[in-house]
Context: one part of a larger RNA
């Protein structure tokens, strides 16, 4: 060194694309580095081990062997990995036709509903609560009706529905544009899977510059509550929520489940396709495919529960874990305008 592990106990990187690297279908032939046999030389002696011997034993000393798992040379196998060279198509990928979708980017456009202005009507309350009060209101409020401004967010349709690598994505037209599925057959011919470092995405809050601001709302102010109320409740409100365009890089970024690929009883719903059976259509039924739930055998699991969408049986590659606490800190590095993010200890203690 050869360990267990990683959904809920410590532990899957927020996610993706990729570099070295690791691992890699299937056939045929050389080749022999790896792998195997067998030989030589060599691996100092003592020590270990085994058999004898010698001090009255033992320790001790001492003779012969093993043993030295190792290295280099030669000889040879030729299965299995590598290598080189040819093929093959079950992997993956390229055309053809088709299909669903809040995938994603720009532009425009629409109707409800809120506050605002402005008229009209109309008059003494309105609003708010578990009661109230602050607030508003005869300078005509609240309502009600027209008109008209302006940002924001898109009600039904709405669905354990649908797209996306996650983050996430909901009105409607146009334009740009990314993936995925199905069916059939053509091609190419192993291109492949996974990925330290690296690069890019990356919710909300923040952060700079400029805009914009209806609603909503940390801060803040004021009414209540209360022993107190720096809350919880009501009036009010600034940033901020919005736009452009640059940072932040973090979240219970979750299915607290890493991508990939093979195998293993089913039942039921749904969602996009094909094919196919009634049926005039519709609706319906069966086969199959790719999603998406619920429930289950085996089997797994401390249990809870997972169960063809595994937490089952297995293989490839990566990340990560090793007792609370001190701590995701200090100290240094890199990063960022800050905020901070990242990478991460140790004394001490239980």
């Nucleotide at each position: 060194c050869u360990g267990g592990g990683c959904g809920u106990a410590a532990a899957g990187c927020g996610c993706a694309c990729g570099u070295a690297g690791g691992u890699g279908g299937u056939u045929a032939u050389g080749u022999a580095a790896g792998u195997c046999a067998g030989a030589u030389g060599u691996g100092a002696a003592a020590u270990c081990c085994c058999c004898g011997g010698g001090c009255u034993u033992a320790a001790c000393c001492u003779g012969g062997g093993a043993a030295u798992u190792g290295c280099a040379u030669c000889u040879g196998a030729g299965a299995c990995u590598g290598c080189a060279u040819g093929g093959c198509u079950a992997g993956a990928g390229u055309c053809u036709g088709a299909u669903a979708g809040a995938g994603g980017g720009u532009a425009g456009u629409g109707g409800a509903a809120u506050u605002c202005c402005a008229g009209g009507u109309g008059u003494a309350g309105c609003g708010g609560u578990g009661a109230a009060a602050u607030g508003c209101g005869u300078a005509g409020a609240u309502a009600u009706c027209u008109g008209g401004a302006g940002g924001a967010a898109c009600a039904u349709c709405a669905g354990u529905g649908g797209c996306g690598a996650a983050g996430g994505c909901g009105a409607c037209u146009a334009c740009c544009u990314g993936g995925a599925u199905c069916a059939a057959g053509a091609c190419u011919g192993a291109c492949a899977c996974u990925g330290a470092g690296g690069u890019g995405c990356g919710a909300a809050a923040g952060c700079g510059u400029g805009g914009g601001u209806a609603g909503c709302a940390a801060a803040c102010a004021g009414g209540a509550u209360u022993a107190g109320a720096u809350a919880c409740c009501c009036u009010g409100g600034u940033a901020g929520u919005c736009c452009a365009c640059g940072c932040c890089g973090u979240a219970a970024a979750c299915g607290a489940u890493g991508u990939c690929g093979a195998c293993u009883a089913g039942c039921u719903g749904u969602u996009g396709g094909a094919c196919u059976c009634u049926u005039a259509u519709a609706a319906g039924g069966g086969u199959u495919u790719a999603g998406u739930g619920g429930c289950g055998c085996a089997g797994c699991u401390a249990a809870c529960g997972c169960g063809u969408u595994a937490a089952g049986u297995c293989g490839a590659c990566c990340g990560c874990c090793u007792g609370g606490g001190g701590a995701g800190u200090a100290c240094g590095g890199c990063c960022g305008c800050a905020a901070g993010g990242u990478u991460a200890a140790a004394a001490c203690u239980c």
Description: Small-subunit ribosomal RNA, central domain from a metagenome, 350 nucleotides, folded computationally. Model confidence (mean pLDDT): 90 of 100. The full RNA is in RNAcentral, with records from SILVA.